Source information: This is a predicted structure of a 322-nucleotide part of an RNA (large-subunit ribosomal RNA, domain IV) from Rhodospirillales bacterium URHD0017. Its Rfam family is "Bacterial large subunit ribosomal RNA". Its family is annotated with ribosome and structural constituent of ribosome in the Gene Ontology. It was read from a public genome assembly. Taxonomically the source falls in Rhodospirillales (Bacteria, Pseudomonadati, Pseudomonadota, Alphaproteobacteria).
[in-house]
Context: one part of a larger RNA
RNA sequence: CUGUGUUGAAGGAACUAGGCAAUUUACCCCCGUAACUUCGGGAUAAGGGGGCCUCCAUCGGUCUCGAUGGAGGGGCACAGACUAGGGGGUGGCGACUGUUUAACAAAAACACAGGGCUCUGCUAAGCCGUGAGGCGAAGUAUAGGGUCUGACGCCUGCCCGGUGCCGGAAGGUUAAGAGGAGAGGUUCACGCCUUGAAUCGAAGCCCCGGUAAACGGCGGCCGUAACUAUAACGGUCCUAAGGUAGCGAAAUUCCUUGUCGGGUAAGUUCCGACCUGCACGAAUGGCGUAACGACUUCCCCGCUGUCUCCAACACAGGCUCG
Numbered sequence: 001c002u003g004u005g006u007u008g009a010a011g012g013a014a015c016u017a018g019g020c021a022a023u024u025u026a027c028c029c030c031c032g033u034a035a036c037u038u039c040g041g042g043a044u045a046a047g048g049g050g051g052c053c054u055c056c057a058u059c060g061g062u063c064u065c066g067a068u069g070g071a072g073g074g075g076c077a078c079a080g081a082c083u084a085g086g087g088g089g090u091g092g093c094g095a096c097u098g099u100u101u102a103a104c105a106a107a108a109a110c111a112c113a114g115g116g117c118u119c120u121g122c123u124a125a126g127c128c129g130u131g132a133g134g135c136g137a138a139g140u141a142u143a144g145g146g147u148c149u150g151a152c153g154c155c156u157g158c159c160c161g162g163u164g165c166c167g168g169a170a171g172g173u174u175a176a177g178a179g180g181a182g183a184g185g186u187u188c189a190c191g192c193c194u195u196g197a198a199u200c201g202a203a204g205c206c207c208c209g210g211u212a213a214a215c216g217g218c219g220g221c222c223g224u225a226a227c228u229a230u231a232a233c234g235g236u237c238c239u240a241a242g243g244u245a246g247c248g249a250a251a252u253u254c255c256u257u258g259u260c261g262g263g264u265a266a267g268u269u270c271c272g273a274c275c276u277g278c279a280c281g282a283a284u285g286g287c288g289u290a291a292c293g294a295c296u297u298c299c300c301c302g303c304u305g306u307c308u309c310c311a312a313c314a315c316a317g318g319c320u321c322g
Stems, first nucleotide, its partner, number of pairs: 001317008010308002014306001019303001027051005036041001038151001052073009074078001086301004091296002093293002098110002114149007126135003152288004157218003162215002164211005171206003177200002182195005219237005246280001247277001258274005
C1' cells in the first nucleotide's frame, strides 16, 4: 500500500450520476393502524408498550406449562448467542403469479386470463412428407388454425380514393383448342403441302359493389366582435376523409432550463396546471385504475465512515531484511 473485517469524537447524504456500499429495523404477545379500494385488500401499514429469575394467590391444564394479579431479586447487557422486515409519500410503465438474452441487458421486453377479426362442415382448414402416410384429433364450430390487442372500468370517432381481401350468371380484353371465308406452292387431273380472316373459347386483368379490432390515412390560406387581444362567424382552394372523445413540454416538446404554481435558503430533475401537440390520439388501442414489481423518477423520517476527514485495531497478501 491492497484485500477482508471491527470500532469511532462532532456533524448526519454535505458523498455521489444515484444513499452505490454499509448501518438502522428484525422474533413473540398486547394496544393501535390512514388515503384509496375491484370491499378481497391496503396491513407486520404507520406508531406505541411488554419480554430475565424467585415466591404467593386465582383460573385453565395436569412432571415440565399457560394466563391474570401481587411481592421481591440479579447482571454491562433479559427476543442476552445464532437467527431475524428500515419505514412513509408522489409520479411513470406494465394489471397480476410467471418467462427471457446459459457466460456484460430480468426490463417498461415476452407470456398471460380477457377482447376482436378471419379461415375451417370433416377425407376440415393449416402444417410435415416426392409419396404412402402423419400431426390436427381417436377432436367436430362452446372445436381447431392464423393474426392483432392484452386483467378490470369508461370507451373505441371520420375516410373504401390507393393496396389487400370478399362478392358480382352482364360487358371489355384474353391462351391452347375449335372453326374454316380465303390465299399460296405443286400437279394434266385427283390430290398433297403450307398459310389463314370472321366466329366460339377459362381463370386472370379491366369493370361494378362491399370491407378499416384489413395494410393504411385523418389539410391550407385570408378576413372578422365598440380598448387591445382573440375569433364563436365568413370567404376561398384542395381532399377518399380532413383527428372526434380523452390526454398533452408527455418513456412523445425541437425552440426549452417554455410560462405559472408547489416543494428547497438555493430545484436543467420532480409534482400540479396552461396548450403555442416541431412530430399524442382511440385494439401498431385511447384515458383511468385497487393490488402487485430485485423495474424507474422525485421527496421525507429514521440511520449511518458515503462524506467533512480520516484514524486505530485484527487477519491475509505485497514490501524491506534474513